[in-house]
Context: one part of a larger RNA
RNA sequence: GAUUGAACGCUGGCGGAAUGCUUUACACAUGCAAGUCGAGCGGCAGCGCGGGGCAACCUGGCGGCGAGCGGCGAACGGGUGAGUAAUACAUCGGAACGUGCCCAGACGUGGGGGAUAACUACUCGAAAGAGUGGCUAAUACCGCAUACGAUCUACGGAUGAAAGCGGGGGAUCGCAAGACCUCGCGCGUCUGGAGCGGCUGAUGGCAGAUUAGGUAGUUGGUGGGAUAAAAGCCUACCAAGCCAACGAUCUGUAGCUGGUCUGAGAGGAUGAUCAGCCACACUGGGACUGAGACACGGCCCAGACUCCUACGGGAGGCAGCAGUGGGGAAUUUUGGACAAUGGGCGAAAGCCUGACGCAGCAACGCCGCGUGCGGGAUGACGGCCUUCGUGGUUGUAAACCGCUUUCAGCAGGGACGAAAAUGACGGUACCUGCAGAAGAAGCCCCGGCUAACUACGUGCCAGCAGCCGCGGUAAUACGUAGGGGGCAAGCGUUGUCC
Numbered sequence: 001g002a003u004u005g006a007a008c009g010c011u012g013g014c015g016g017a018a019u020g021c022u023u024u025a026c027a028c029a030u031g032c033a034a035g036u037c038g039a040g041c042g043g044c045a046g047c048g049c050g051g052g053g054c055a056a057c058c059u060g061g062c063g064g065c066g067a068g069c070g071g072c073g074a075a076c077g078g079g080u081g082a083g084u085a086a087u088a089c090a091u092c093g094g095a096a097c098g099u100g101c102c103c104a105g106a107c108g109u110g111g112g113g114g115a116u117a118a119c120u121a122c123u124c125g126a127a128a129g130a131g132u133g134g135c136u137a138a139u140a141c142c143g144c145a146u147a148c149g150a151u152c153u154a155c156g157g158a159u160g161a162a163a164g165c166g167g168g169g170g171a172u173c174g175c176a177a178g179a180c181c182u183c184g185c186g187c188g189u190c191u192g193g194a195g196c197g198g199c200u201g202a203u204g205g206c207a208g209a210u211u212a213g214g215u216a217g218u219u220g221g222u223g224g225g226a227u228a229a230a231a232g233c234c235u236a237c238c239a240a241g242c243c244a245a246c247g248a249u250c251u252g253u254a255g256c257u258g259g260u261c262u263g264a265g266a267g268g269a270u271g272a273u274c275a276g277c278c279a280c281a282c283u284g285g286g287a288c289u290g291a292g293a294c295a296c297g298g299c300c301c302a303g304a305c306u307c308c309u310a311c312g313g314g315a316g317g318c319a320g321c322a323g324u325g326g327g328g329a330a331u332u333u334u335g336g337a338c339a340a341u342g343g344g345c346g347a348a349a350g351c352c353u354g355a356c357g358c359a360g361c362a363a364c365g366c367c368g369c370g371u372g373c374g375g376g377a378u379g380a381c382g383g384c385c386u387u388c389g390u391g392g393u394u395g396u397a398a399a400c401c402g403c404u405u406u407c408a409g410c411a412g413g414g415a416c417g418a419a420a421a422u423g424a425c426g427g428u429a430c431c432u433g434c435a436g437a438a439g440a441a442g443c444c445c446c447g448g449c450u451a452a453c454u455a456c457g458u459g460c461c462a463g464c465a466g467c468c469g470c471g472g473u474a475a476u477a478c479g480u481a482g483g484g485g486g487c488a489a490g491c492g493u494u495g496u497c498c
C1' cells in the first nucleotide's frame, strides 16, 4: 500500500445494488416452514342449495367436503460444518449395476374371491390413546386365465401380470343401470433413451520422527452367503501374506472444490455470500416403507434434558423462517405476498410453498450524488499572533447584490415487470409543477519517518508514543487556543491476511 461477513470511538444528508451469529453443533416459549387428489373409494361431520313435512325435523338429490381407506409427494427445496486426512473432494478413466415421474417402440388390460378402516354398539384410561362385537367400498389385498417380451433350465420344460376412472354418442340390445362405439387419463410386461444415482482405479491437495514399525478378516485363494452390482462385504477351510523412511502406524488440526484476497509473476493466505460435491439433524444404535432414506419438521430402542400427570403413565427435539434466553467485541423483523420464477399434487379450476420475489433494520462494505454558484475590501466586528505600527492572519471568508434548485420537502400524474384474467412490491420507480440557499460536515493529524506552526498552561508532574523518542521553567512531541495539512459521510483505532 492493498484486504475484511469485522468490532470500538467521534460524527452522520440522500439514493442504488450487495452483505449481516466468524463465538455455545448451547438451550429453546409462540406462530408458520409439505401437502394434494371427490375425475381411485365407501360415505356425509360441518356450510350452502333443492325436495318432503303444519312443525320439530327428514332426505347425499346437488354444490361441495371434516375425518377415514387409497394414490402421488414428503429422499426435492431450506439449514449447519459437528465429524471426516479419506467410505470425502478435484481431475482423468473403468465395468459388474439400479432407476419413480419423462420420451420412443412392442404386446396386453379377461374372469373371480375374501377382508378392512370409516360408521355403529359397547368397554378401559386423567390424558395420550387402546380394545371387543357388527356392517361396507375401492386404482387397497389375494388367487385363476393368458404370456409378445422376461426369469430359471438337467433345453424336455417350468415360473410369473394388470385397474379402472372421466367426457361424448347415431343405430342395435336392455325394465333400468348400462352393454356397445369413441376420445382422454390411467394400469401390466418387455426393449431402448434421457437425466439421475450406486461401485471402482490412478493422480493431486496439511503439520509432527520429541510418533518407526503397523496389521489376524489382517493379505491372497477355494466353497458358500449377501447385494441392484465388483469385492474379505460376510462366513468355513487353506496358504502366510500385506503396508512402511518415496514416511506406514500414531498424534494434532481441518469439510473439499470452482473460487476469494494479495502479488508484475512465481507464490502466499483463505474457503462468508453465489455454484458443485460430501457429512450431519438433541446424543448413540437400528431397521421399516419405498424407484430412491437407514430418512431435519417418519418409526423403534437406549441416554441426557425439558414439559404434562388423577403418580398408573404420557409428550418433545429451530444446524427451516422469524423470534427468546445464554455466550460474545459483535451480527436484523415474532413483516406482507404467492403477482413473478421454481417445486409438490391435480384432467383442470386450483390448493400448498418462511423456496423465491419483496418490504423492514444496520454507513457493515462498495458505487453515485449533495451540503450551493458568481460577484463582493471599509480587507468590518470578533478571535489569534505581534517587532505594538496606518502591523499580520482568520479572509472573498462574512455582511451585501445577483443566480441556480440536484437531493430532501409539498402537490399532480403514474408505469415496466403480465402472453386473456391476475402486481406483494406500490401510489414505488419515473415525469411535471411549487417554494426557498433554503433541511444536510465531520474526523484525524501538524518533532523526524510524513503533508502541515505559533501562543499560553504544565514543569521527568500531568501526560504522549507505530519506531526513534518527547516532558526536570521559553516543549513546533503533553493539554488548550488560533492557524495549517489530509481524508470526507465518513474519519481514526484495534484485530486479520498478502
Stems, first nucleotide, its partner, number of pairs: 001498001004495001006494005013369004019362002021327001026325003030322003035072003040069002043065002047063003050059003079280003089204006097197003102193008110144001112142002119134006150159003164185006172179002206252003213243003218240008255277004259270004282303005305316004333359001335358001341355001342353004372403004382394004407439001409434005417425001442487005447468003453482005463470002
Molecule: small-subunit ribosomal RNA, 5' domain
Organism: uncultured bacterium